[in-house]
Small-subunit ribosomal RNA from an uncultured prokaryote, 1472 nucleotides, folded computationally. The sequence is in RNAcentral, with records from ENA. It matches the Rfam family "Bacterial small subunit ribosomal RNA".
RNA sequence: ACGAACGCUGGCGGCAGGCUUCAUACAUGCAAGUCGAACGGUAAGGCCCCCUUCGGGGGGUACACGAGUGGCGAACGGGUGCGUAACAGGUGGAUAACCUACCUCACGGUGGGGGAUAACUCCGCGAAAGUGGGGCUAAUACCGCGUACGGUUGUCCGGAUAGAACCGGGCAAAGAAAGGCGCUUCUGGCUCCGCCGAGAGAUGGGUCCGCCCCCCAUUAGCUUGUUGGUGAGAUAACAGCCCCCCAAGGCAACGAUGGGUAGCCGGGCUGAGAGGUUGGCCGGCCACACUGGGACUGAGACACGGUCCAGACACCUACGGGUGGCAGCAGUGCGGAAUAUUGGACAAUGGGCGAAAGCUUGAUCCAGCCAUGCCGCGUGAAUGAUGAAGGCCUUCGGGUCGUAAAAUUCUUUUCUGAGGGAAGAACAACUAGAGGAGGAAAUGCCUUUGGUCUGACGGUACCUCAGGAAUAAGGAACGGCUAACUCCGUGCCAGCAGCCGCGGUAAUACGGAGGUUCCAAGCGUUGUUCGGAAUUACUGGGCGUAAAGGGAGCGCAGGCGGCUUAGUAGGUCUAAAGUGAAAGUCCGAGGCUCAACCUCGGAAGUGCUUUGGAAACCCCUAAGCUUGAGUACGUGAGAGGAGAGUGGAAUUCCAGGUGUAGCGGUGAAAUGCGUAGAUAUCUGGAGGAACACCGGUGGCGAAAGCGACUCUCUGGCACGUUACUGACGCUGAGGCUCGAAAGCGUGGGGAGCGAACGGGAUUAGAUACCCCGGUAGUCCACGCCGUAAACGUUGUACACUAGGUGUGGGAGGUAUCGACUCCUCCCGUGCCGCAGCUAACGCAUUAAGUGUACCGCCUGGGGAGUACGGUCGCAAGACUGAAACUCAAAGGAAUUGACGGGGGCCCGCACAAGCGGUGGAGCAUGUGGUUUAAUUCGAGGCAACGCGAAGAACCUUACCCAGGUUUGACAUCCCGGGACAACCCUAGAAAAACAUGGCUUUCUCUUCGGAGACGCGGUGACAGGUGUUGCAUGGCUGUCGUCAGCUCGUGUCGUGAGAUGUUGGGUUAAGUCCCGCAACGAGCGCAACCCUUGUCCUUAGUUACCAGCGGUUCGGCCGGGAACUCUAAGGAGACUGCCGGUGAUAAGCCGGAGGAAGGUGGGGACGACGUCAAGUCAUCAUGGCCCUUACGCCUGGGGCCACACACGUGCUACAAUGGCCGGUACAAUGAGCUGCUAAGCCGCGAGGUGGAGCGAAUCUCAAAAAGCCGGUCUCAGUUCGGAUAGGAGUCUGCAAUUCGACUCCUUGAAGUCGGAAUCGCUAGUAAUCGCGUAUCAGCUACGACGCGGUGAAUACGUUCCCGGGCCUUGUACACACCGCCCGUCACAUGACCCGAGUCGGGUGCACCCGAAGUCACUGACCGAACCCGCAAGGGACGGAAGUGCCGAAGGUGUGCUUGGUAAGGGGGAUGA
Repeated sequence: ACGAACGCUGGCGGCAGGCUUCAUACAUGCAAGUCGAACGGUAAGGCCCCCUUCGGGGGGUACACGAGUGGCGAACGGGUGCGUAACAGGUGGAUAACCUACCUCACGGUGGGGGAUAACUCCGCGAAAGUGGGGCUAAUACCGCGUACGGUUGUCCGGAUAGAACCGGGCAAAGAAAGGCGCUUCUGGCUCCGCCGAGAGAUGGGUCCGCCCCCCAUUAGCUUGUUGGUGAGAUAACAGCCCCCCAAGGCAACGAUGGGUAGCCGGGCUGAGAGGUUGGCCGGCCACACUGGGACUGAGACACGGUCCAGACACCUACGGGUGGCAGCAGUGCGGAAUAUUGGACAAUGGGCGAAAGCUUGAUCCAGCCAUGCCGCGUGAAUGAUGAAGGCCUUCGGGUCGUAAAAUUCUUUUCUGAGGGAAGAACAACUAGAGGAGGAAAUGCCUUUGGUCUGACGGUACCUCAGGAAUAAGGAACGGCUAACUCCGUGCCAGCAGCCGCGGUAAUACGGAGGUUCCAAGCGUUGUUCGGAAUUACUGGGCGUAAAGGGAGCGCAGGCGGCUUAGUAGGUCUAAAGUGAAAGUCCGAGGCUCAACCUCGGAAGUGCUUUGGAAACCCCUAAGCUUGAGUACGUGAGAGGAGAGUGGAAUUCCAGGUGUAGCGGUGAAAUGCGUAGAUAUCUGGAGGAACACCGGUGGCGAAAGCGACUCUCUGGCACGUUACUGACGCUGAGGCUCGAAAGCGUGGGGAGCGAACGGGAUUAGAUACCCCGGUAGUCCACGCCGUAAACGUUGUACACUAGGUGUGGGAGGUAUCGACUCCUCCCGUGCCGCAGCUAACGCAUUAAGUGUACCGCCUGGGGAGUACGGUCGCAAGACUGAAACUCAAAGGAAUUGACGGGGGCCCGCACAAGCGGUGGAGCAUGUGGUUUAAUUCGAGGCAACGCGAAGAACCUUACCCAGGUUUGACAUCCCGGGACAACCCUAGAAAAACAUGGCUUUCUCUUCGGAGACGCGGUGACAGGUGUUGCAUGGCUGUCGUCAGCUCGUGUCGUGAGAUGUUGGGUUAAGUCCCGCAACGAGCGCAACCCUUGUCCUUAGUUACCAGCGGUUCGGCCGGGAACUCUAAGGAGACUGCCGGUGAUAAGCCGGAGGAAGGUGGGGACGACGUCAAGUCAUCAUGGCCCUUACGCCUGGGGCCACACACGUGCUACAAUGGCCGGUACAAUGAGCUGCUAAGCCGCGAGGUGGAGCGAAUCUCAAAAAGCCGGUCUCAGUUCGGAUAGGAGUCUGCAAUUCGACUCCUUGAAGUCGGAAUCGCUAGUAAUCGCGUAUCAGCUACGACGCGGUGAAUACGUUCCCGGGCCUUGUACACACCGCCCGUCACAUGACCCGAGUCGGGUGCACCCGAAGUCACUGACCGAACCCGCAAGGGACGGAAGUGCCGAAGGUGUGCUUGGUAAGGGGGAUGA
C1' cells in the first nucleotide's frame, strides 16, 4: 500500500469500490429496435354511421396499427480475459499497395417501360417446431431499354519520377436512377426528405516496416510452401495468400526450434533515485461469446442476444422429430476465506430509427445492500476538592483512577417532531412575433425575441422553529526491538511467541484485574507487493584466509587497443519542428460550509521521427611515424624436452671358500631364518631399480614437473649492439593441446619397496599403529583416464608508486701486471620495511597499493557436488548440475580465559628419603542402609561422616503414642473485678497437665481525682509455628589459600573486544626488591605495625623468691632482704648493620665475625579481587507462601541408644624398648561458693564421715606419668590382651528398666603387627607420657580445646603422582575437558529419488473416414423479366443435382513429453 479476508466492536454524512475462485451450469424477467411521410393493407383499440334477439353484428375513417413486403439499424453500446510470447500490444513511420454506410462541401442527373412476389384466400402434411401446393396484389422490392458531366477499362502523347503506378491531354468501349409528404395561380411550378453518377473532405478501418516487449540451454540445431524467381489466380489492397514450373535456399549462441507462464498499454503501488512489482476500477487496443469448423448478408462480421455442420450437455416429444446457449442487467445452484437488488426512470448525457411528434435503450442517470476504502463530523462545553463513594496498589503514612464523577451553569452539530424548500431544464416541440435568402406566390428554409410544456432521484440537499445532554466508544498493546507497570492466579502445567525468547512457587512475557500507552468508528490478525536489503551492487558489491581465480598453455569469434595528419559524419553534442490521446501525478486557480471529490489552465512526459549545424573524442577511409610487438647479429647460463649408449656405489639372489650357533627384530617379545651350516666374512657371477657427496629459500620449464656421465636432435630465456618490419598488440566464451599420483587395456620386466592378503605381537577388542613375510603395483613400450591441499589456496597483460640487504645470470666503469674487491645498469629469485590497502591477520616495485583491458567465478548453512537428464569414458568415474525438506545459524580474523597424556621456569610433607599410623581384631563414636508408632532435623568428594552436639535417663526434643487446651506458654491495646501464689479434697482405668469444688486473699506512688505494677475473667485486633523456600535474602562460616596474586586513574597502542602498566633480565617466602622498558603513578593483597615465646635492663616486691645475716618447732616457718627466680609494666636488642667473596658498580646470594637470637629467630591473630546458586530459614534476623479448637500450646510415656550389614574417625591391644610388684624424682596450663574441699577416722575399693582453709601467686583439686632403682615373668594366646558375661556394691539424680558413670570378686572373646589401598609429620617437630578445662546433677570424654615431660630419623634430588604460580603455544572448549563431538543400530514423523507396472493430459508423424461450406467443373432436370420467334420453341442467363480439391470432429498405428498412483528398494532431514 490493497478489488482483500477473518476476530471483536459499530453513531452520521459525502465520494468511490464491490466473484481476484468454476471461460462452471443456469429457472424467470428484461437488455435492439424503428419507420404508415416506401408498400399492399386493417388483426386489436379509438371515433363516426347503420342493424340488433342487447349477447353482438356490419360499414366507414386512418387517430392508430398486430402480422407481412421494403428501408435503416442490428458489426455500436454492454460483458469477459479462455486463447495469444504474436506486428497481439507500445512508439514512430509507410500505403506511389487500399476501403469507408450514415455526415459535410461542391458538380451533373433523376427519362421511359416490364415481369413477379409475401401478406390475403383455398386445399394439404405434422404432436409440435414448422412446411408443401393452387390463386390474387403493391412498392423507394426486382429487371431490361435510352442517355453519360465525371468516373472505369484499353491504347497513344507530354511532364515529374528510381520506377508502367503520380499529373495533364487525345481516341475507343462498356456502365445510372425511385419515389414520398406538403404548398400552389394545379396538363404546370415550388419547397423539403429521398435516389443515381462522379469529385473532395471528415470519420472509421485494412495492410506493411524500424525499435521495445517474461522464464528455462538439464530445449542446440530448426525448416519443404520451407527461402527466392517467372507466370496465372484470389483480394478493397501488397505478398507463397494460393497454384504450375525453376533454383536450393532461409533462420540460429546478438539464442533459432522446443517447453512453461501471460491479454498488452496509459497507468497503480513502492522507492531519494535508479529500479522492483502490478495491469482490479477509469481510458486506448486486441481476443473471445457452450466446444470445434464454415461461409452467407452487408459499407463494415466470418457476426454475444444471426445462420449451416459436427460434438458435449440440458429440456420438450405423440419417439417420427424438435429446441437451447447470461464472459448483457438483476437473480439461482455449485465452487470458495470472500464480493451486492430478480429496484426506479428514460428527467439528464449518449445511441438507433423517424421529416417530426415520438418510440426504444439493464448504455446511462439514480436508488437499495456492505465500515471495503478515502475524507469530514459527532458522542458534549465551562465551572467543580471533602480530592466523595467504590475499585486497585501500599513501606499502612498514603498513592492512584481523578476535575474524572456528583452538583451548578451553558450549547444543540447530531437526533426526534413540525414548517419552508432549491439547482440539476436546456434543447427539441408548440405558440405569439421580428429579420433574412430564394421564389410569381404559398408552404417551407435560415437567424432571432418572448411565452407554454418536461424531474426517476425526491419533498432529497439546504434553511427555520421546538424539545432535551438528550440517541452515539471501541480495539489492540504495555520483556527488548517499541510508546506504555503493578497486584493476584498458575507452577516447563495451562499457555504465549514477528525475531530474540518467556513459563520448573515471588512471571512487568501465560490467564484475570487495576492502571497506563497508541490508534479511534474503527482496532487488531492473516495474506500479498515494494522498502529498509549496497542481501544480484547500472547508479552501487566482491573472489590470499569469510562463498568465490578455471590445473596450465595455444588460440577462432568477441571485447579493448600507441603517436601524427587529412577526410566523412554512424556513435556523440546542439538547435528547431512533429508526435508523445484523454484521465492520472505535480504546480496554480476555481466549485461543493471544509476535506475527500470535481472543474479549468499550465508544467512534465527523461521517448521516437524529421531537418539544419559542430567535429574534440570513439568507429570508418586514406597517408605517415617508431616508443608497443617482432626479426637479424654477437655473447652466455641452465636437473628445459626426446632418443641412443656408458658408469660406479648399494640391496637382493646364485655358485664357491673360511667359519659356528645363533641370526634377525622390538618398548619388551614372538612369528621368521639357521646344524640340510644361517648371520658374519672373502671371491666370482646374475638382474632390476635409483643416481650419495656437489646440493644451495641455487637453476630451468606454461603448469604438471626436471638431478650420474657421454653423444645426437630440439624448445625457450637473459644480456649487449645497433640495422630492419611498421601497431603486426592485449585478453580470450566455445575449441584444441599438455596435465602428479592412483587406476584401466595389450605386451614385456620385476632387485628393492609394497595396497590386498597370511602370520606374530599390542589391546577389553585391534579388520590399526610395531614386527616377519608378501600379490597387484611401482619400471619399459603403446593406448586410455583428466582428477589433486593441481596451493603463492593470490587469472593474464601493461603502466605508475620510498628504501635496505642477500643470492643466480649478463654487461659496463674504476683500480691492478693480473685476479679478488668496489661502483653502476638489465633480467631472475628470497628476506626486512615506508606510504597505501586490509575485518583483522597480513601484503607492500615478484602488491593483497594506484589505474587500464579482457576472461573465469561467488551470493546463508545443511540437503549436495547428491538426484534426474545430457556429453565423454573399456570401466572406475569425470564434466554439467537442481529441488523438496530442514536450521538461526554456518563461517573468517583477532581478544580474554579455561584446558592439553604441549613447551619453559618455579613452589608446596607433592613425590622421593625417613618415623609412626589407618585398612585385619575387640570396643567407643559418627554415617549409610534396614527396621520402627517414632527411630526428629540438617551436613554429602577434597571442603559430610568423635560434624551442628562445650555433654539425648525426665527436661533438652524439634519425632511417635496418649490425655488435655483455644486470645492461648509469650507481647501490646480495651473492658470488668481484684491479689497472685501456696495448700487440701474429688472424678476422668494408671500418671501429669487440665477441670470442678473448698479454704485463703493485694502491692507501690499520689495533688486523694487517680495512675502504675501484678495476676484472674471477657471481647477482638492479634499471638504462636524447629511448617516451606539457603535456588528470594541479611549475617556468619567453609574452600581454593597465607596461594601471590587482583585491580584502578591518566597516558599510549588497537575500528573493536582489549593490550600496555603486571611482560623482559636478575632476585625473593612474596607483583620482595633492583635494572630495563610508552608508560607514569596509585589501591586491595605480601611484608611490617599487634599478641606470645627466646636475651638483657629499668621500675615494683605480696600471697611469689631466699644469695648474704639472725632466729627456728627445720616447713622461706619467722625477722629481714630486693640480689636471684618469678610476677607485670616499660624499654633495649636484629637492621644483611659490619667484613670477605660473588653479582652488573644494583637488588640480592654465599661465607664469616660479634651476639641470647641472623637473614620473615619460633608460634599466633590477621585471609586480596573472586570461585563453588558451597553450608546454614533448626543460633539469630528476614521477604514470600502455608496452618490458626491447629502444622500453635501443656502434660505422661516412648523414641533420637533399634541391628543381618557397609564406611569414616578414634581408643585398647597383639607384648620383653614389655607386663606386674615395691621404692623414688621432676612440670605447666588451668578451675573453684548450689563450688574446690584439706587433715583425721571408716571401707579392699568406688566412696562415706568430717569439716580446717580458700571468692584463691596465700587454701583446695593435686597423685603428674613416662623416667630412675630393685624384684619377678621368659615367648606362651601367656602374669600379653582385655571384650563379653555373672554376682556384689558406690555416687548423682523426683527417677538409672528401656538408657548413667564408677568400684570389687569372678569370667577371660577376638587379636601373634594386618590384602589391595591409604594418612600424618622436616625440630622441641614426629613419636611417646601424663595433667588441666569447657559443657555438666551425673555421664556414654576413648571426643574437643589447652598444658607441660621425654624426645628422634631423613631430605640425593625435582624424572614421575597430586595441587598451585608466571611466561609461551594449540584449540572446533566459554554452564570452559566432568567440555565439545562422530557414525552405526532401534523407534517415530514428514519430504525426496529409483521402481515390475498401471492410469491420465499435451503433442509430432503416417494413414483411414470425411459433415457443413467456399471454389472449380458438369449441369440431359428446373426457371416470369432480356433476345429471336405469330406461336410452339430456341438462345442467353440463373439454379437444383452430381463430381473434384481443400476440409472440423472422429478412427488406427507409432513416437516424444508431462503428471497421478504402486509392491519393493535407497539415501537424506528432524526428534529431551